[in-house]
Context: one part of a larger RNA
RNA sequence: GGAUGAACGCUGGCGGCAUGCUUAACACAUGCAAGUCAAACGGUUAGUUAAUAAUUUUAAUUAACAGUGACGGACGGGUGAGUAAUAUGUAAGAAUCAACGCUUAGGAGAGGGACAACAUACGGAAACGUUUGCUAAUACCUCAUAAUGCUAAAAAUUUUAGUUAAAGGUUUUCGCCUAGGCACGAGCUUGCAUCUAAUUAGCUUGUAGGUAAGGUAAUGGCUUACCUAGGCUUUGAUUAGUAGCUAAUUUGAGAGGAUGAUUAGCCACACUGGGAUUGAGAUGACGGAACAGACUUCUACGGAAGGCAGCAGUGAGGAAUUUUCCGCAAUGAGUGAAAGCUUGACGGAGCAAUGCCGCGUGGAGGAAGAAUGCCUUAGGGUUGUAAACUCCUUUUCUCAUUGAAGAAAAUAUGACAUUAUUUGAGGAAUAAGCAUCGUCUAACUUCGUGCCAGCAGACGCGGUAAUACGAGGGAUGCAAGCGUUAUCC
Numbered sequence: 001g002g003a004u005g006a007a008c009g010c011u012g013g014c015g016g017c018a019u020g021c022u023u024a025a026c027a028c029a030u031g032c033a034a035g036u037c038a039a040a041c042g043g044u045u046a047g048u049u050a051a052u053a054a055u056u057u058u059a060a061u062u063a064a065c066a067g068u069g070a071c072g073g074a075c076g077g078g079u080g081a082g083u084a085a086u087a088u089g090u091a092a093g094a095a096u097c098a099a100c101g102c103u104u105a106g107g108a109g110a111g112g113g114a115c116a117a118c119a120u121a122c123g124g125a126a127a128c129g130u131u132u133g134c135u136a137a138u139a140c141c142u143c144a145u146a147a148u149g150c151u152a153a154a155a156a157u158u159u160u161a162g163u164u165a166a167a168g169g170u171u172u173u174c175g176c177c178u179a180g181g182c183a184c185g186a187g188c189u190u191g192c193a194u195c196u197a198a199u200u201a202g203c204u205u206g207u208a209g210g211u212a213a214g215g216u217a218a219u220g221g222c223u224u225a226c227c228u229a230g231g232c233u234u235u236g237a238u239u240a241g242u243a244g245c246u247a248a249u250u251u252g253a254g255a256g257g258a259u260g261a262u263u264a265g266c267c268a269c270a271c272u273g274g275g276a277u278u279g280a281g282a283u284g285a286c287g288g289a290a291c292a293g294a295c296u297u298c299u300a301c302g303g304a305a306g307g308c309a310g311c312a313g314u315g316a317g318g319a320a321u322u323u324u325c326c327g328c329a330a331u332g333a334g335u336g337a338a339a340g341c342u343u344g345a346c347g348g349a350g351c352a353a354u355g356c357c358g359c360g361u362g363g364a365g366g367a368a369g370a371a372u373g374c375c376u377u378a379g380g381g382u383u384g385u386a387a388a389c390u391c392c393u394u395u396u397c398u399c400a401u402u403g404a405a406g407a408a409a410a411u412a413u414g415a416c417a418u419u420a421u422u423u424g425a426g427g428a429a430u431a432a433g434c435a436u437c438g439u440c441u442a443a444c445u446u447c448g449u450g451c452c453a454g455c456a457g458a459c460g461c462g463g464u465a466a467u468a469c470g471a472g473g474g475a476u477g478c479a480a481g482c483g484u485u486a487u488c489c
Stems, first nucleotide, its partner, number of pairs: 001489004006485005013359006019352002021317001026315003030312003035071003040068002043065009078269003088193006096186002101182007109143004118133002121130003149163006168174002195241003202232003207229008244266004248259004271293003295306004323349001325348003331345001332343004362392004373382003397426004406416001433478005438459003444473005454461002
C1' cells in the first nucleotide's frame, strides 16, 4: 500500500447493487415451512332439482369433511459438529440398480375373502385403546394365459424343461402388466494429488492372501469355516493435534503465500447413541416409526408429549450480525385429466454507511480587501472572494401530476406499488465531518503547563521561552465518511 461477513470512537444528505451469529452443533415460548387427488373407493353432513309421496323414500347434482387407496414427504431449505480418507479434486474402470419421463414389441381372461370408515358395548384425566357387527376399491389374494424375461440342464448360440403378470376410471382420454432400448440419477473399484509433529518408530490377527459357502442391485474379508503367514513402514507406517473438500477469494510483476463468508458442485450431520422398517431410491429418513439416555412440558401420579443446524422471533454467550413483514404476480417444485391447491423454495419490501459504485451539500460576479477572530517588529499580516451584496440554476428537498416494462397465453391475472419514470409549483432552499501538522510524512504559530499533567507506530517529547503535552488561530490530507483496533498478503 492492498484486503475484510469486521468491531470500536466521532460524525452522518440521497440513490443503485450486494452482504448481514465468524462466538454456544447452547436452550427454545408462538406462528408458519409438504402436500395433492372425489376423473381410484365406500361413507357422513349441509344444500339444490325431479319423481313418488306426504315430510318420508328414491334418483341426479353441488360443496365440505375424516377414513381406505395413489403419488410426493430421499426434492427443495439449514448447518459444518464429525471426517486427514468410506471425504474431496482429477483421470480411468467393470461386477450393477434405475420410480417418474421418452421410445419399441406384446398383453390385460375368470373368480374370491377381508380390513378401516360407520354402528354397537366398554376402558382412560388425557394421549389413546378394546369387544361385537356391516361395507367399497386402481387395497389384498387364488386360478388361467407366457416370451425376447428369469432359473436349471444339455449343448455350442441354439434347444429342452420349469417358472413369474395385470386395474380400472372417465367419455376429451388418463391409467394397469411383461420385456428391450434411451435419458436423468445412484451405488462400486483403481492411479495420482490432498495440513502439522520423530520431544510419536515400529504397527496389524479378519490382520495380508487363497479355497469354499453365505450375503448384496453389484465386486470384494463384506461375513463365516478351513489353509498359508503374511501385510504396512524413515518415499514417515502407527499415534497425537488441527481441519469439511473444490471451483474460487485475496495479495503479489511473477513464483509463491493466506483464506474457503456470500454463489455453484460434492460430502457429512439433524437433541445424544446404536439398530430397523417402508420404498425405485433412505442421509439408514431435519419437520416418519420403535428402543435407550440427558433435558423440557402436562398429569386425576396410573401415564403422556416434545426436538428451530427450515423462515421469522426469544433467552444466553459475545466486541459483534436484521422483521414474530407482503405475495404465490414471476421462476421452479409436488399433486391432479384439468380448473386449481400447496410451497418462509423463490420473488419482494423492512432494518444496518457493513461494503462497492454514483450523486449532492450550489454556480457566476463581487475589494470599502468590511466586521470579527488570531498574530504582530504596532507599520501591518492573515482569516479572505471567503462573507455581505447582485444575477442565475433546482440535481437533491417539499407538494401536486403522470405512469410503465416485468404477463407468457385470446379475455383476465402484479406482491413489489402512494414503484421506476414524466410534468408542474416553491424556494439556496433540507445536507460536512474526521484525523493530522518534531522526523519517517503533506501541513506552524501564540498562550497554558513545568520530568507535572500528558503524548507515543519507531526514534523519542515534557525539569520556565515545548512547531512533539492541553487550548486558540492557521494549515495539510481524505471526505459521507474519517480515524483506531484485529487478521492476511
This is a predicted structure of a 489-nucleotide part of an RNA (small-subunit ribosomal RNA, 5' domain) from Euglena clara.
The gene name in the source record is rrn16.
The coordinates come from a structure-prediction model, not an experiment, and the mean pLDDT is 82.